[in-house]
Formats: sequence, C1' cells, structure tokens
RNA sequence: GCGGGAUUAGUUUAAUGGUAGAACAAUAGAUUUCCAAUCUGUUGGUGGGAGUUCGAUUCCCCCAUCCCGCA
Repeated sequence: GCGGGAUUAGUUUAAUGGUAGAACAAUAGAUUUCCAAUCUGUUGGUGGGAGUUCGAUUCCCCCAUCCCGCA
C1' cells in the first nucleotide's frame, strides 16, 4: 500500500428496514437479629459524520479504533 472483519448499557452479547432485548454488575425495597443468598422494581446503550428511505443498529459512502490476511 491492497483486501476482509468487528465497534450496541459499566462488562458479555441478541436484534437482516418499523418505538433496541437479555444476563451479570449498580441501585432501591422485601426477607433476615446482622451478613450472604433469594424475590420484586429502577437506572443506564446503537464509535463519529454524511446520504437513501415515510422510517436506519440494519442499506450506501467517508473517518476513527482494534483484529486478520496479502504484498
């Protein structure tokens, strides 16, 4: 230099155009003499920009970071 892949919550990870789910974690409550465990609830997210579309995590383009291959 060329090609390919990945980027979603604090962490791991679903979602192939129609209001983004789960687990763990955090937090509040219940329970307990206290702690742990358990149960119930709550908070919190699409890497950045532009485009197509009535509508984009999803499709297209550029950029950033990481990984793989070729040279």
This is a predicted structure of a 71-nucleotide RNA (transfer RNA) from a bacterium. Model confidence (mean pLDDT): 82 of 100. It matches the Rfam family "tRNA". Gene Ontology term of the family: triplet codon-amino acid adaptor activity.